[in-house]
RNA sequence: GCCCCUGUGGCCAAGUUGGUAAGGCAGCGGACUUUUAAUCCGACGAUCGCCGGUUCGAGUCCGGCCGGGGGCACCA
Numbered sequence: 001g002c003c004c005c006u007g008u009g010g011c012c013a014a015g016u017u018g019g020u021a022a023g024g025c026a027g028c029g030g031a032c033u034u035u036u037a038a039u040c041c042g043a044c045g046a047u048c049g050c051c052g053g054u055u056c057g058a059g060u061c062c063g064g065c066c067g068g069g070g071g072c073a074c075c076a
Stems, first nucleotide, its partner, number of pairs: 001072007010025003019056001028042004049065005
C1' cells in the first nucleotide's frame, strides 16, 4: 500500500425484506437479613465510531475518514 471482518449505554450484547434501539452485568433506590453477601423489586442510562448521501423513513443501504482485528504485498 491492497483486500476482508469489525465499531450499538460504564462493560458484554440482540436487532434475520429499512418502519424508528431487546437482554445481561455493573452502578443507583428499595425489600429481605443482626450486618455483609446472595435473592427479589423498581427507576435511570444509547448522538448506534465521525462526516455526508439515498429514502416518507437508516443501527440496517451507499461514499469518505477514524479506531480495532486478520490476510496479502513491499521491505535488493
A computed fold for a 76-nucleotide RNA from an Actinomycetes bacterium, annotated as transfer RNA. Lineage of the source: Bacteria > Bacillati > Actinomycetota > Actinomycetes. It matches the Rfam family "tRNA".